A computed fold for a 475-nucleotide part of an RNA from an uncultured rumen bacterium, annotated as small-subunit ribosomal RNA, 3' major domain.
Context: one part of a larger RNA
RNA sequence: UGACGGGGGCCCGCACAAGCGGAGGAACAUGUGGUUUAAUUCGAUGAUACGCGAGGAACCUUACCCGGGCUUGAACUGCAGGUGGACGAUCCAGAGAUGGUGAGGUCCUUCGGGACACCUGUGGAGGUGCUGCAUGGUUGUCGUCAGCUCGUGCCGUGAGGUGUCGGCUUAAGUGCCAUAACGAGCGCAACCCCUGCCGCCAGUUGCCAUCACUUCGGGUGGGCACUCUGUCGGGACUGCCACCGCAAGGUGUGAGGAAGGUGGGGAUGACGUCAAAUCAGCACGGCCCUUACGUCCGGGGCUACACACGUGUUACAAUGGCCGUUACAGAGGGCAGGCUCAUUGCAAGAUGAGUCUAAUCGAGAAAGACGGUCUCAGUUCGGAUUGGGGUCUGCAACCCGACCCCAUGAAGCUGGAUUCGCUAGUAAUCGCGCAUCAGCCAUGGCGCGGUGAAUACGUUCCCGGGCCUUGUACA
Numbered sequence: 001u002g003a004c005g006g007g008g009g010c011c012c013g014c015a016c017a018a019g020c021g022g023a024g025g026a027a028c029a030u031g032u033g034g035u036u037u038a039a040u041u042c043g044a045u046g047a048u049a050c051g052c053g054a055g056g057a058a059c060c061u062u063a064c065c066c067g068g069g070c071u072u073g074a075a076c077u078g079c080a081g082g083u084g085g086a087c088g089a090u091c092c093a094g095a096g097a098u099g100g101u102g103a104g105g106u107c108c109u110u111c112g113g114g115a116c117a118c119c120u121g122u123g124g125a126g127g128u129g130c131u132g133c134a135u136g137g138u139u140g141u142c143g144u145c146a147g148c149u150c151g152u153g154c155c156g157u158g159a160g161g162u163g164u165c166g167g168c169u170u171a172a173g174u175g176c177c178a179u180a181a182c183g184a185g186c187g188c189a190a191c192c193c194c195u196g197c198c199g200c201c202a203g204u205u206g207c208c209a210u211c212a213c214u215u216c217g218g219g220u221g222g223g224c225a226c227u228c229u230g231u232c233g234g235g236a237c238u239g240c241c242a243c244c245g246c247a248a249g250g251u252g253u254g255a256g257g258a259a260g261g262u263g264g265g266g267a268u269g270a271c272g273u274c275a276a277a278u279c280a281g282c283a284c285g286g287c288c289c290u291u292a293c294g295u296c297c298g299g300g301g302c303u304a305c306a307c308a309c310g311u312g313u314u315a316c317a318a319u320g321g322c323c324g325u326u327a328c329a330g331a332g333g334g335c336a337g338g339c340u341c342a343u344u345g346c347a348a349g350a351u352g353a354g355u356c357u358a359a360u361c362g363a364g365a366a367a368g369a370c371g372g373u374c375u376c377a378g379u380u381c382g383g384a385u386u387g388g389g390g391u392c393u394g395c396a397a398c399c400c401g402a403c404c405c406c407a408u409g410a411a412g413c414u415g416g417a418u419u420c421g422c423u424a425g426u427a428a429u430c431g432c433g434c435a436u437c438a439g440c441c442a443u444g445g446c447g448c449g450g451u452g453a454a455u456a457c458g459u460u461c462c463c464g465g466g467c468c469u470u471g472u473a474c475a
Stems, first nucleotide, its partner, number of pairs: 001475002003472003007469007015459002019422005026314008034305002042053002064300007077123008087104001091100003107114002126289002129287003135283002137278003140274001142272001147186006153162003166177003192266004197234003201230003206224003211221003237260001240254001241252004316415001320374007334361001337356008381412001386407007428451007
């Protein structure tokens, strides 16, 4: 000087407390450990691994296993020599890769040759093989915590200190005052984006106040007022008032205002820590393999299953289940696509006609509202599992897809110790969309809107963190 203390002081955070809803019990989904296996490819492992890499494992992917092949090789490139076509329908063998057959085809040219392909030889290729403790790049975490430093000066023999401490204040090393310090940098804040209010401009595919027509649908004429869309501006600054304070600032069911003290949300992550993660995204040093640790193909595996754990979904019901009627979103995506309508099927779907390259079509949200029924039961709760029959995608659903119909109808009656999230349009609850994608094991991830709470006395305690101070078994 740091670090640490079951030392002290001050302060903060869904840290506790106050509340609401979960997990831990059940079934299933998914990831991991373990076990098994020919293989169950590899990585991630307290917080900071475990619905993680994977934003799509039937084949492919695929790295693993078994078997069948190839060796200048599946892809790329240089040189030398040779060949002339390359390419290749058909048929045969084969699980395929591949091998054979070889109809057809036979490039350009300045005639020197060139392009292209094959064969042989050679330099080279190739490796998801090892090392993240050789590395770049990227990332997690402490932590969006308020810290981390420098120049000059001053103090100290020196390591170093001061500044950065003290008082007040702040979300903040944010400011004010004080001061052997005076300044400065990286952080904080602001600048950026979305959202909340208003205005100018613009008016189609959007809108409809007024006028007319109407098949009653903004459908048509018409209009751009309004809604909305989209550029550009305005607006909030403790600016004004009262009180407290030297000031910074604080308090106020003060005013005005759509909004009030950072309005709400996002992006933004200082010096550094964990030899943290990644050589399997990519790049790269070194080491290793080179008729194999490379590469092609068929099949299998990554989906196994006495078990253990994490994360989720669905429930255990009446604030509910079922049936009928009826209403209101936002944000996204669409031509090898999205989907309406008609016919057909109980349905998944099929067939046909059409619309949309989209403010035009798709387009119908669910919880909700109204009415009916069930009457507390392992039930009209719950839907696992299993049997049968089908639909769709795809070369192909046996291992191993999703969906539909009929039947079946398991556990489960609110969950021990313990533990997690959340302070407002939040939690809880309800549906909708997107990426990946032929299809889908999506209950995951990322977004979007609808309905919409309770509680916070407070900082004694648990956890983490910041500043000052004190002690020294540690560096």